[in-house]
RNA sequence: GGGUCGGUAGCGUAGCCCGGUUCAACGCGUCUCCCUGUCACGGAGAAGAUCACGGGUUCAAAUCCCGUCCGGCCCG
Numbered sequence: 001g002g003g004u005c006g007g008u009a010g011c012g013u014a015g016c017c018c019g020g021u022u023c024a025a026c027g028c029g030u031c032u033c034c035c036u037g038u039c040a041c042g043g044a045g046a047a048g049a050u051c052a053c054g055g056g057u058u059c060a061a062a063u064c065c066c067g068u069c070c071g072g073c074c075c076g
Stems, first nucleotide, its partner, number of pairs: 001075007010028004020059001030046005052068005
């Protein structure tokens, strides 16, 4: 350099192919409350993601198209 797969809360993933919300979901973690002599466990609730970045298409984009950056694998 070419091909291919991926980048979504602090971490790990789903959603993308077949666009459609007024809250982008789940697990772990974090915070608050309850429980307990205390911690843990358990119960209830909350916060947290410009969906890598920039354009384009569209009434509408995490989702489709183009480019760029980063990472894995294969080829040269």
The RNA shown here (transfer RNA) has 76 nucleotides and comes from a Candidatus Magasanikiibacteriota bacterium.
Taxonomically the source falls in Candidatus Magasanikiibacteriota (Bacteria, Bacteria candidate phyla).
It was read from a public genome assembly.
The prediction has a mean pLDDT of 81.
Its Rfam family is "tRNA". Gene Ontology term of the family: triplet codon-amino acid adaptor activity.